[in-house]
Source information:
This is a predicted structure of a 74-nucleotide RNA (ZMP/ZTP riboswitch aptamer (pfl RNA motif)) from Syntrophaceae bacterium UBA1411. It was read from a public genome assembly, where an Rfam model found it. It matches the Rfam family "ZMP/ZTP riboswitch aptamer (pfl RNA motif)". The literature on the family includes a 2019 paper in Acta Crystallogr F Struct Biol Commun by Jones et al., "Co-crystal structure of the Fusobacterium ulcerans ZTP riboswitch using an X-ray free-electron laser". Gene Ontology terms of the family: one-carbon metabolic process and regulation of purine nucleotide biosynthetic process. Lineage of the source: Bacteria > Thermodesulfobacteriota > Syntrophia > Syntrophales > Syntrophaceae. The coordinates come from a structure-prediction model, not an experiment, and the mean pLDDT is 75.
C1' cells in the first nucleotide's frame, strides 16, 4: 500500500453553508442520535509532572480534550 480497531469530533458570530434532528445551558461550551471527519494503535509495562508537534472539515473569537515524541522522577 492493504485490512482492522480507533480517542477526539463543542459554543458564538460571519458566511461561500462549514453537518441533521430532538433537549439542555452562558457561571454554559453538554447530552442522544443518524451522517461524515480523524490523529494515532496493532512486539517493545503502568503512574504523574513539563516541553513540543499532531488530530476533532471555512474564517474569527473561545472553551474542553485525545494522541505521540522527548526529558525527570518513582
Nucleotide at each position: 500500500u492493504c485490512a482492522g480497531c480507533a480517542a477526539c469530533u463543542g459554543g458564538c458570530g460571519u458566511u461561500g453553508u462549514a453537518g441533521g434532528u430532538g433537549g439542555a445551558a452562558u457561571g454554559a461550551a453538554c447530552c442522544a442520535u443518524c451522517g461524515g471527519g480523524a490523529a494515532g494503535c496493532u512486539u517493545c509495562c503502568u503512574u504523574c509532572c513539563u516541553u513540543u508537534g499532531c488530530c476533532g472539515c471555512g474564517c474569527g473569537c473561545c472553551u474542553g480534550g485525545g494522541c505521540a515524541a522527548a526529558g525527570a522522577g518513582a